[in-house]
RNA sequence: AGCCAUUCUCGGGGCGGGGUGAAAUUCCCCACCGGCGGUGAUCCGGAUUUUUCCGGUAAGCCCGCGAGCGCUCAAUGCGUUGAUCUGGUGAGACUCCAGAGCCGACGGUCAUAGUCCGGAAGAGAGAGGAUGCCG
Repeated sequence: AGCCAUUCUCGGGGCGGGGUGAAAUUCCCCACCGGCGGUGAUCCGGAUUUUUCCGGUAAGCCCGCGAGCGCUCAAUGCGUUGAUCUGGUGAGACUCCAGAGCCGACGGUCAUAGUCCGGAAGAGAGAGGAUGCCG
């Protein structure tokens, strides 16, 4: 370092300005946000000494997962679950650079919600630590 067991901790962000109106953080204009694992040509650091290696970092819309929703008496079961193009560089990019787009559960609400309130001091993909066992 690895495997397994037990256990602990952590584990989601965002309405600011203006307009209409009796009423909107819900509509309209501008703005703001991006869970987890993988991939990854970026960037940072280190080693090696000239070519590679190691560590960290890098995708909301590429692959997969979670929450949510539906079915079921119920469930560790089954189902469902959003959105990207163009140009550039290059051997290679849906990941880099540039530009323009697009998406966002359920219930509630004096008016329609990714951003407010609620289920939720919940659940959870997973991440990290500790202890023990084996070799």